[in-house]
RNA sequence: UCAUUCUUGUCGGAGUGCUUGUGUAAAAACAAGCUGAGACCGCGAAGCGGGAUCCGUUGAACCUGAUCAGGCUAAUACCUGCGAAGGGAACAGGACGAGUUGCGUA
Repeated sequence: UCAUUCUUGUCGGAGUGCUUGUGUAAAAACAAGCUGAGACCGCGAAGCGGGAUCCGUUGAACCUGAUCAGGCUAAUACCUGCGAAGGGAACAGGACGAGUUGCGUA
C1' cells in the first nucleotide's frame, strides 16, 4: 500500500404475512395450523416505543412496477419470468494474508 474474509465501536435501513374456526352488523379480538432469519411485547393506538432478526453501496435486506404473468399450494409462501428495470441504509478501527519501500544488525 492492497484484495478477500473475520471482527470491534458508533450509526443507519427494513419487514412482520397467509389459512381455518370462534366471534362481530362489519370489524376488533381469541384459538389452531402454514411458511419464514424474523409473523414478538407494550402503550394514551391510521400511530409510537421496545425486543429479536435480516441488511447497509461488491447493496434482490426491503420498496415500487404489482391486486403483475406462468407453474405450484388449502392459502400465503415457494420456483421461473419481469430483472444488464427504477429506488434503497456507513463511517472509523482491529486481526489474518500478500506485496513494495526505507532504516538497523549479521
Molecule: TPP riboswitch aptamer (THI element)